[in-house]
Source information: Predicted 3D model of a 131-nucleotide RNA (SAM riboswitch aptamer (S box leader)) from Chloroflexia bacterium SDU3-3. Lineage of the source: Bacteria > Bacillati > Chloroflexota > Chloroflexia. The coordinates come from a structure-prediction model, not an experiment, and the mean pLDDT is 82.

RNA sequence: CGCUUAUCCAGAGAGGCGGAGGGACCGGCCCUAUGAAGCCUCGGCAACCACCUACCAGCGCGGCGCACCACAUGUGCCCUAGCGCGGCGGGAAUGGUGCCAAAUCCGGCAGCGACGACUGGAAGAUGAGCG
Numbered sequence: 001c002g003c004u005u006a007u008c009c010a011g012a013g014a015g016g017c018g019g020a021g022g023g024a025c026c027g028g029c030c031c032u033a034u035g036a037a038g039c040c041u042c043g044g045c046a047a048c049c050a051c052c053u054a055c056c057a058g059c060g061c062g063g064c065g066c067a068c069c070a071c072a073u074g075u076g077c078c079c080u081a082g083c084g085c086g087g088c089g090g091g092a093a094u095g096g097u098g099c100c101a102a103a104u105c106c107g108g109c110a111g112c113g114a115c116g117a118c119u120g121g122a123a124g125a126u127g128a129g130c131g
Base pairs, nucleotide, nucleotide: 001131002130003129004128005127006126007125008124013042014041015040016039017038021031022030023029025108026107027106028105043100044099045098048096049095050094051091052090053089055087056086058085059084060083061082062078063077064076065075066074067073104123109120110119111118
């Protein structure tokens, strides 16, 4: 950088340095010398991944049949939550990220005659997996 997928109306800021921008883009509308961006320190939020754990028999590991000369394989049934996947809950906050004005600040494309705290999409952001 690209692809896939989940989430995006909740939540959480002080100090120091800095010195004019910032809210992705465009249009609005906001924030900002009562100090923007950025960097540093400390703090916090959340719970995506790792982690711990209850449950579930969908798959494999087990058992008994059937097909088959037999093996392999296929298939049916049974047990099992012990193990590995998978599913669905709960927990914790140690680690990996992320985040801490406003719904992703609102809209942008389409639908519904128009309107909109509507619906869907696009774009964007973040996580996880992959290339």